The part of an RNA shown here (large-subunit ribosomal RNA, domain VI) has 269 nucleotides and comes from Desulfomicrobium escambiense. The RNAcentral record of the full RNA draws on ENA. The source organism's lineage runs through Bacteria, Pseudomonadati, Desulfovibrionales, Desulfomicrobiaceae and Desulfomicrobium.
Context: one part of a larger RNA
RNA sequence: CGUUGGAGUGUUGAGGGGAGCCGUCCUUAGUACGAGAGGACCGGGAUCGGACUGACCACUAGUGUACCGGCUGUCCUGCCAAGGGCAUCGCCGGGUAGCUAUGUCGGGACGGGAUAACCGCUGAAAGCAUCUAAGUGGGAAGCCCCCCCAAGAUGAACUCUCCCGGGUCGUAAGACCCCUGAAGGGCCGUAGGAGACUACUACGUUGAUAGGCGGCAGGUGUAAGCGCGGCAACGCGCUUCAGCCGAGCCGUACUAAUCGCCCGUGAGG
Numbered sequence: 001c002g003u004u005g006g007a008g009u010g011u012u013g014a015g016g017g018g019a020g021c022c023g024u025c026c027u028u029a030g031u032a033c034g035a036g037a038g039g040a041c042c043g044g045g046a047u048c049g050g051a052c053u054g055a056c057c058a059c060u061a062g063u064g065u066a067c068c069g070g071c072u073g074u075c076c077u078g079c080c081a082a083g084g085g086c087a088u089c090g091c092c093g094g095g096u097a098g099c100u101a102u103g104u105c106g107g108g109a110c111g112g113g114a115u116a117a118c119c120g121c122u123g124a125a126a127g128c129a130u131c132u133a134a135g136u137g138g139g140a141a142g143c144c145c146c147c148c149c150a151a152g153a154u155g156a157a158c159u160c161u162c163c164c165g166g167g168u169c170g171u172a173a174g175a176c177c178c179c180u181g182a183a184g185g186g187c188c189g190u191a192g193g194a195g196a197c198u199a200c201u202a203c204g205u206u207g208a209u210a211g212g213c214g215g216c217a218g219g220u221g222u223a224a225g226c227g228c229g230g231c232a233a234c235g236c237g238c239u240u241c242a243g244c245c246g247a248g249c250c251g252u253a254c255u256a257a258u259c260g261c262c263c264g265u266g267a268g269g
Base pairs, nucleotide, nucleotide: 001152005163006162007161008160010158011157015149016148017147018146021050022049023048026045027044028043033038052107053106054105055104056103060101061100062099063098067094068093069092070091071090072087073086074085075084076083077082111144113143118138119137120136121135164268165178166177167176168175169174179266184263185262186261187260188204189203190202191201192200209256210255211254212252213251214250215249216248218245219244220243225238226237227236228235229234
C1' cells in the first nucleotide's frame, strides 16, 4: 500500500515445512522342513534397547565475575580489633534463579482410501492367445492421517461484536459551510522466561508492572562482641542452627507507571 466504510476478536486451510530409522529377547514353535544334526519364512502378540529428534529443569550433574565462607601478600580506614581496595573473580570451598546435558519426559506409530512398478480375473478386436481395448481385483518406507507455519491464497476467504451529524449547491461523480473526532489504535511511562532494533506480551492508581519493604523458600555454615586457655600463631565456650544473603514464591501502594496529546471520522465503488 492492497484486501472497496472503519475497528476489535476468533477461525477455515489453498499452499509450504517437519517427522519418517534400526535392533535385542520372549512367544507363535522345537511347529513347517529334515534320516538326524539342526531349525525357520510370512504373519500375530509382548519386552528391552541404540542412534536421531522435540520440550523441560522436580531429580542427577555443570555454570552461576551481583550470594556465603576460608586463606595469602600489600596499601588504606590514626592504632588494637574489625573492615575496604588491588593482586586472573587474587587463590580456594560451596552455591539461589536463569541457562544447560551427562538429567527427565515425549516422538517415529495406529489407521484409511486411491494408486506406482509389478502380479491377477474375465475378455474381444484376431473362433486361438492376451492383465485391457469395455469391465474388474491385488499391490509401496511413497499419497492421506501426525506436528508446525499459513488469507499478499491479489483467487486477498469466513465468524461474532463494536463505531459513525446537519446544511447549501450540482442531473451526477462531487464541491463547500457549521458542527463533530466515534469504535479503536498510537505516543508516553513501569516492565517481561519477549527481544539486535523493531516486534510481541503484561501493567499504568478502578493499579501488584518494576523497585523498595515484610514474610517465606533457598544458599552459606555458627557474625560482631565478650570470656577462658596458650609466650604466640591460634584453640575452646556463651550469645547462636548464628550473621549475611542476587535473580525465586507470597504479600504490601512507600517510590515510579502523573496530567495528557496525536491518529482515526460522520453510513461507505